[in-house]
């Protein structure tokens, strides 16, 4: 401080995720030791049991046991006195602290600062005073009641317990006259106490300013409510409560309502602002089972008091009672989860007490738990043969690793024994912790590591297993036979007594942006406009101090953090001091801004006056030109309409055409990025009415302004309502079309509607997707409206306002804006409330007749969605071009027989692979009868048929031959002895054994080489360097010509160069020169029925080497003075002459593990190996590719010319010769320019046949053969004779070829025993047609759109079907809270009553005052009634939504997406 994910890849936007720190945690795995914190966040659920508030005898009365002492005594004990003080009582004090807990409160409840109308026990301090009576009551005695708590009655008693009186101030009230008011004693003689009263300090009560969550889908809330007067009431001020009286109060600066929640100091986090938090520690509040309530008191409406009521639990003798752990422990539930029913009052502190003391789950330890922090250890040195093992391996070796072992040493902590504090206070005693810490000693390296990662963010690679399985995952994403992603191992990183993993909170996240962000296209400017509140506002001069800025004060508790001593060995932790604490208050000071007051000014705003443009708005009236409709009139058959076409209309007369009427609804040309308007929007023409703008030009007012939440208006079209109108268009409807369907797109009809008057809606891509205003910041150019100036009189120059167009500087993510900014301020306002998507949807509200508008969400999903541009690919975009692509022609395929491949289907097996162009006469298929062969059935072998290496054997090896057997095999008899040698043996070879191992045509072309194949012989692909862009990337390589070519030429931020094109090679065409057999014969001979046959020749043809030549070289002429082209000469050949070989970066996970090699998998008496038969040749059928036809350009018979290439000793095989032939019989000659194959065929002659299923056609079959070969049966070829199918020119589609080509037409070779219609060569005849580039197919530049990029065989959208999941609606149905209205009314308190009772005080003795009970009023909780509002649940059924690897219909977008969206 960043990182990872959208893309083919970029920049941007924009969410998700991670990397860090924290925790009261939990969970997994593991765990030595000490310090030091921390420990029910859930059920404010319920709670057994002990224990947490008791003390005082110096307030009082009586006083057990037990002591001591006398007495008596039946010897057991009794009595009295005294001490003693237990348990219970009066009485005082203290139970209002401490301790817990967060349920409620959005409050003066907390926080901070003030404040006045107040009490205050105990404690300080000061005065003062403490006199004199009386009455009763507890205990306790008796007597009841009950089970129990308990109570009743009588009867005695005391007190610091209760009266009453006396005296009092400085106290209280008060009408200023006077009125009330108090005490307690105890006693050891020292004291403690009491009573007034002032005043302290302490504590606690009031009130006020600020501040203190979230929801407007909560917008009005209030009747003690808001003030006043009076009374009452309080410690105390107040509607605190009454009466009466007036009607206020309180809210958009958010009242009332809901929902959540104790406030705070702190406390994580963060740079900081901030944002979450509120455990422990420390203020303050509330609370004490749930609701209500007062009593005591100084304090309480009181956790361990009381009283009703209520829910729950317990005891009962059924009558009635008892109780409240949110004290400390513990249980039970709840839970993912939180400890001991421990010890001590020693210390610290708190009630009581003179006081010893006592009490004290406050507190101080100890106990559990790695919760947390922190420290410490689990050894240290040396130690290579780099040990064993382990893992890997390219087989050498690396690793693991100085680790270990082994040698040396040391001993913290752990154990063991001994010694042993400090906390104890000014002093005797006193220590729960604890024989704790802490020291010595003594033990032995001895007791003590693990857990989590290793694909990238993020440090750290390997082999095995597994095979989209198991499974990992935070995100991206891993897993389908080689997984650094899953288990397991080696090995490594990382942390360490811990280590990872859940969940929260910060932070990254500038992703709520104050500090710090945006709204043309990404989310985001209200459709517009006037205007309230609010915000902000021009020069100037005085003032004033409220904002503002500086000084002092006062607060801001402590703890915490910080900084700076210090003490536990060190730290953590603790203890002193400092700073702080960024606020709050009060007070002094200053005046520059800004506010406020008071003047002044004219620029900013507005008025005047005179001009001037406008489709600006409303009403009224007016005009033509069309359409249709009606009457008439000619005038005849078709019009209409379409891609074609019907449906329509027409003989009843359309359609055209002519006159005339009628109605409506629009306003051609002018017409213009021209006007005007706030927008929405306005278009004939004339009048009325009327907004608003522009110029110019004088005077005036003096800031009147800008902007605008609400609110008010205007506001396309569509739609609504009533009434009217209705030509033409024209949803909806109907028909005809098109279609696989056409509820569509075309088409003829046609109805709301469009149109007027009134009302309504109030939304649009109401867009410039660009709020309003103001000012400032190069220029060019056009245009529309006014002024002004100059002349050359239609021009120019300037100058205000509109409107557009290029462009700088700045700005943008880029596109793109640039004085009409998206620049550079300002000032108000809307918007994003902040990823896509659910959803602008649901509920709720307002609004509306309705359609339906506005406000507006969550559940859940997904890791993107999006914006701009680059590259490609694509397009039923466009532009150039080319290609047998198309046309133009010629000749075929598709039909038939047959061959031949393939599919399919059959089989013991029909071996495998090739599957669109680019598989199908393809593949070592250049040749399956056996073999081949890989299949299949059946017999056999198991170190193997084949390599090596080891023993052992051997008359090597081989050959002949016999039996068995289908053969492999197996037996068994014979021949036979090689080679080198140092004579030992030794090379080679066979047999036999045991194992490494062989072998595999098993499996993977998606693991690979190597090889092909295709786009394609297309003209393309790229690379330095610069340059341009933020970047992908562009530029070069586009453009203008031109080329077969990125062929060349100009131009140009480009400049070169690279594979590719061309050319260099082979062959062909012409000619030179050399050469002259086996080839050739022209001239001379010679020979023959004839032949170069022969002597001889090189002249020619040929042969093969060498060489020449073609190069836009030359002429015109076009062209840009260019490349180039279009003509011509000349030449054998001309414009790359024809052909060939030659294939750029790449593409198709194309094709090949059966050619060969080769990772890895896999068989291993079998998936290898050998043999015999069989298959690969089957056969309903489909489909490629041939071939032979259908016939007279022909068949048949006869006769006859003419090739070129090639091949050949296991061969070709003449001539002769047999056979009708296939071919047999001899076998010359030839390793080949010699001698064969070998007769070339169409051709060109002559006859025949006469258009027929034929003298065509030859399939199929019968029957004789021939050749090869061990062997033609499944299964060869070929001959002869016999038969003679089918087929009379091929639907729908489709293929080949541009000249020596197509087509006909024969040879030849390869392979091979034999077997071509296929395949590779060869030569012979030898045409037609190309106007042209519109269309089909490909291709190649540019270029334009694009939601593709697996690139269009892309993407992709809805419905329906299935499953889940969340939600909305629903007859309702149950809960919670609540408003009104009422009813009820315990317990208390307050008033009233005088029914009953009644010790102090008064009395006249009668009684009275007072009082308690009753009785009623008044308030009031629990409860209950009746409407309602609000949430939560839930509900038959229903609506739409989301998601789901492979399901249906289509086929809306995305290209012109095939009807722009």
């Nucleotide at each position: 401080a960043g990182a990872g994910u959208u893309u083919g890849a970029u920049c941007c936007u924009g969410g998700c995720u991670c990397a860090g720190a924290a925790c009261g945690a939990a969970c997994g795995c593991u765990g030595g030791c000490g310090g030091c914190a921390g420990g029910c966040c859930u059920a404010a659920c319920a709670c057994a049991u002990g224990c947490a508030a008791g003390u005082c005898g110096a307030a009082c009365g009586a006083g057990a046991a037990g002591c001591u002492u006398u007495u008596c005594u039946u010897c057991g004990g009794a009595a009295a006195a005294g001490u003693g003080g237990a348990a219970a009582g009066u009485g005082g004090c203290a139970g209002a602290c401490g301790g817990g807990u967060g349920a409620g409160u959005a409050a003066c409840g907390c926080g901070u600062g003030g404040g006045a109308a107040u009490c205050u026990a105990c404690c300080c301090a000061a005065u003062g005073g403490u006199a004199c009576g009386g009455a009763a009551u507890a205990a306790c005695g008796c007597a009841g009641g009950g089970a129990a708590a308990c109570u009743u009655g009588u009867g005695c008693u005391a007190a610091u317990a209760c009266c009453g009186u006396a005296u009092a101030u400085u106290c209280c009230c008060u009408u200023c006259g006077g009125g009330g008011g108090a005490a307690a004693g105890a006693u050891u003689u020292a004291u403690c106490g009491c009573c007034a009263u002032u005043g302290g300090a302490u504590g606690a009560g009031c009130c006020c300013g600020c501040g203190u969550c979230a929801g407007a889908u909560u917008a009005g809330c209030u009747u003690g409510u808001u003030g006043g007067u009076g009374a009452g009431g309080u410690a105390a001020c107040g509607g605190c409560u009454c009466a009466c009286c007036a009607a206020g109060g309180c809210u958009c600066c958010g009242a009332u309502c809901u929902g959540u929640a104790g406030c705070u100091g702190g406390u994580c986090u963060g740079a900081g602002a901030g944002g979450a938090u509120g455990a422990u520690c420390a203020g303050c509040c509330a609370c004490a089972c749930u609701g209500g309530g007062a009593c005591u008191g100084a304090g309480a409406c009181a956790c361990g008091g009381c009283c009703c009521a209520g829910a729950c639990u317990c005891c009962u003798a059924c009558g009635g009672g008892a109780g409240g752990c949110a004290g400390c422990a513990g249980u039970g539930g709840g839970g993912a989860a939180u400890a001991u029913u421990g010890g001590a009052c020693a210390a610290u502190g708190g009630g009581c007490g003179c006081a010893a003391g006592c009490c004290u789950g406050a507190u101080c330890c100890a106990g559990c738990c790695a919760u947390g922090c922190c420290g410490c250890g689990u050894g240290a040195g040396u130690g290579a043969a780099g040990a064993a093992g382990g893992c890997c391996c390219u087989a050498g070796g690396g690793u693991u690793g100085u680790a270990a072992a082994a040698c040396u040493c040391u001993u913290u902590c752990g154990c063991c024994a001994g010694g042993g504090a400090a906390g104890a206070a000014a002093u005797a005693a006193u220590g729960a912790c604890g024989g704790u810490a802490c020291c010595u000693g003594g033990u032995a390296a001895a007791g003590a590591a693990g857990c989590c990662c290793c694909g990238g963010c993020c440090a750290a690679c390997u082999c095995c297993g597994u095979g989209c399985c198991a499974g990992c995952a935070g995100c991206c994403g891993c897993g389908g036979u080689a997984a650094u992603a899953c288990g397991g191992a080696g090995g490594g990183g990382g942390c360490u007594a811990g280590c990872g993993u859940u969940g929260u909170u910060c932070g990254g996240a500038a992703u709520u942006a104050c500090u710090g962000g945006g709204c043309g296209u990404a989310a985001a400017g209200c459709g517009c406009g006037c205007g309230u509140a609010g915000g902000c506002g021009g020069a100037u001069u005085g003032g004033u101090c409220a904002g503002u800025u500086g000084g002092a004060g006062g607060u801001g508790a402590a703890a915490u953090c910080c900084c700076g001593g210090g003490g536990c060995u060190c730290a953590a932790c603790c203890c002193c001091g400092g700073a702080a604490c960024u606020g709050c208050c009060u007070u002094c000071a200053a005046a520059a801004c800004u506010g406020c007051c008071a003047g002044u000014c004219u620029g900013g705003a507005g008025u005047u006056c005179g001009g001037g443009a406008g489709a600006g708005g409303u009403g009224a009236g007016u005009g033509g030109a069309a359409u249709u409709c009606c009457u008439a009139g000619u005038g005849u058959a078709g019009a209409g309409g379409u891609g074609a076409a019907a449906u329509u209309c027409g003989u009843a007369g359309a359609u055209a055409u002519u006159a005339g009427g009628a109605a409506g609804a629009a306003c051609a040309c002018c017409a213009g990025u021209g006007g005007c308007g706030a927008a929405g929007g306005c278009g004939a023409c004339u009048c009325a009415c009327u907004g608003g703008c522009c110029c110019g030009a004088u005077a005036c007012u003096g800031a009147c302004g800008c902007u605008g939440a609400g609110g008010c208006g205007c506001g396309a079209a569509a739609g609504c309502g009533u009434g009217g109108g209705g030509a033409g268009c024209a949803a909806a409807c109907a028909g005809g079309a098109u279609u696989a369907g056409a509820u569509a797109c075309c088409c003829u009809g046609g109805u709301a509607g469009u149109c007027c008057a009134c009302g309504c809606c109030g939304u649009a891509a109401a867009c410039g997707a660009u709020g309003a205003a103001u000012g400032c910041u190069a220029g060019c150019u056009g245009u529309c409206g006014g002024c002004a100036g100059g002349c050359a009189u239609g021009c120019c120059u300037g100058u205000c306002g509109g409107u557009g167009g290029c462009g700088c500087a700045g700005c943008u993510a880029a596109c793109g804006c640039a004085u009409u900014a998206a620049g550079c301020a300002u000032u108000c306002c809307g918007c994003c409330u902040g990823g896509g998507g659910g959803a602008g949807u649901a509920c709720g509200g307002u609004c509306g007749c309705a359609a339906g508008a506005u406000u507006a969400a969550a559940a859940c999903u997904c890791a993107a969605a999006g914006g701009a541009a680059u590259u490609g690919a694509c397009g039923g975009g466009g532009g150039c071009c080319c290609g047998c692509a198309c046309a133009a022609g010629c000749g075929g395929u598709g039909g038939a027989g047959c061959a031949u491949g393939u599919g399919g289907u059959u089989u013991a097996a029909u071996u495998c692979g090739a599957u669109g162009c680019a598989a199908c006469g393809c593949g070592a298929a250049a040749g399956a009868a056996c073999c081949u062969u890989a299949c299949c059935a059946u017999c056999c072998c198991u170190u193997g048929a084949c390599a090596u290496c080891c023993a052992g054997a051997g008359a090597a090896a081989u050959c002949a031959c016999c039996u068995u057997g289908a053969g492999a095999a197996a037996g068994a008899u014979g021949a036979g002895u090689g080679c080198c040698u140092u004579c030992g043996g030794g090379a080679a070879c066979u047999c036999u054994g045991a194992g490494a191992c062989a072998g595999g045509u098993g499996c993977u072309g998606c693991a690979u080489g190597c090889c092909u194949g295709u786009c394609g012989u297309c003209a393309g692909c790229u690379c330095g360097u610069g340059u341009c862009g933020u970047g992908a990337g562009a530029u070069g390589u586009u453009g203008g010509g031109u080329u077969a070519a990125g062929u060349c030429c100009c131009g140009c931020a480009a400049c070169g160069a690279g594979c590719g094109c061309a050319a260099c090679c082979c062959u062909u065409a012409u000619c030179u020169u050399u050469a002259g057999u086996u080839g050739c014969c022209a001239u001379c001979a010679u020979g023959u029925u004839a032949u170069g046959u022969u002597g001889g020749g090189g002249a020619c043809u040929c042969u093969a080497a060498a060489g020449a030549g073609a190069c836009u070289g030359c002429c015109g002429g076009u062209g840009a003075c260019a490349a180039a082209c279009c003509g011509g000469a000349g030449g054998a050949a001309g414009g790359u002459g024809g052909g060939g070989a030659c294939g750029a970066c790449g593409u198709c996970a194309a094709g090949u593990c059966a050619u060969c090699a080769u990772g890895g998998c896999c068989c291993u008496u079998a998936c290898g190996g050998g043999a015999u038969g069989g298959g690969c040749u089957a056969c309903a059928c489909a489909c490629g590719u041939g071939c032979u036809a259908c016939a007279a350009u022909g068949g048949c018979c006869g006769g006859u010319a003419c090739a070129g290439a090639g091949g050949g000793u296991u061969g070709c095989g003449a001539a002769c010769u047999c056979g009708c032939g296939a071919g047999g019989g001899u076998g010359a000659g030839c390793u080949a320019a010699u001698c064969u194959c070998a007769g070339a065929a169409a051709g060109c002659u002559g006859g025949u046949c006469g258009u027929a299923g034929u003298c065509c056609g030859g399939a199929u079959u019968g029957g004789a053969g021939u050749c090869u070969g061990c062997a033609a049966c499944u299964c060869g070829a070929c001959u002869c004779c016999a038969u003679g199918a089918a087929g009379u020119c091929g639907g729908a589609a489709u293929c080949g070829c541009u000249a020596g080509u197509a087509a006909c037409c024969g040879c030849a070779g390869a392979u091979c025993a034999g077997a071509a219609u296929g395949c590779u060569g060869c030569g012979g005849u030898g045409a037609a047609u190309a106007c042209g580039u519109u269309c089909c197919c490909g291709g190649g530049c540019c270029u334009u759109g694009u939601a593709c990029a697996c690139a269009c065989c892309g993407c992709c959208c809805g419905u329906c079907a299935c499953a889940c999941c969340a939600u909305g609606g629903g007859a309702g149905u149950g809960g919670g809270c609540u408003g009104c209205a009422a009813a009820a009314g315990a317990a208390g308190u307050g008033g009233g009553u005088a029914g009953u009772u009644u010790a102090a005080c008064c009395u006249u003795c009668g009684g009275g005052a007072g009082a308690a009970c009753g009785c009623u009023c008044a308030c009031c909780a629990c409860u209950u009634u009746g409407u309602g509002g609000u949430u939560c649940a839930u509900g038959a059924c229903u609506g739409g939504g989301g998601u789901g690897a492979a399901g249906u219909c289509g086929u809306a977008a995305c290209a012109a997406g095939g009807u722009a969206a």